Predicted 3D model of a 97-nucleotide RNA (SAM riboswitch aptamer (S box leader)) from a soil metagenome.
The RNAcentral record of the sequence draws on MGnify.
Of the family's consensus pairs, 97% are formed in the model.
Its mean pLDDT, the model's own confidence on a scale to 100, is 84.
It matches the Rfam family "SAM riboswitch aptamer (S box leader)". Rfam 15.1 lists 9,625 matches to the family in 4,158 species. Gene Ontology term of the family: regulation of gene expression.

RNA sequence: CUCAUCCAGAGAGGCUGAGGGAACGGCCCGUUGAAGCCUCGGCAACCGCGGAGUCCCGCAGGGUGCCAACUCCGGCCCUGAUAGAGGGAAAGAUGAG
Numbered sequence: 001c002u003c004a005u006c007c008a009g010a011g012a013g014g015c016u017g018a019g020g021g022a023a024c025g026g027c028c029c030g031u032u033g034a035a036g037c038c039u040c041g042g043c044a045a046c047c048g049c050g051g052a053g054u055c056c057c058g059c060a061g062g063g064u065g066c067c068a069a070c071u072c073c074g075g076c077c078c079u080g081a082u083a084g085a086g087g088g089a090a091a092g093a094u095g096a097g
Stems, first nucleotide, its partner, number of pairs: 001097006011040005019029003024074003041067003046063002048059004071091001076088004
């Protein structure tokens, strides 16, 4: 840089001790223990494997990823008189190339 996906799903223990949710604004989470590291567990099915044949089905031993809140919500554009709401973009994340 290109493509695909992002309304589903899945946490305990140990060490440690104040931050964390990308940034900004909000709103949340956090001493009933944040972030980080380790161990074990789980989810999912992008790569992978098998079948079929491209859009499908199955598997989970391997490579990643993930396990508060829709990517937590918003900003920019469109619809909407307002509000609520909906659609899209941008940005971001993950995978494959």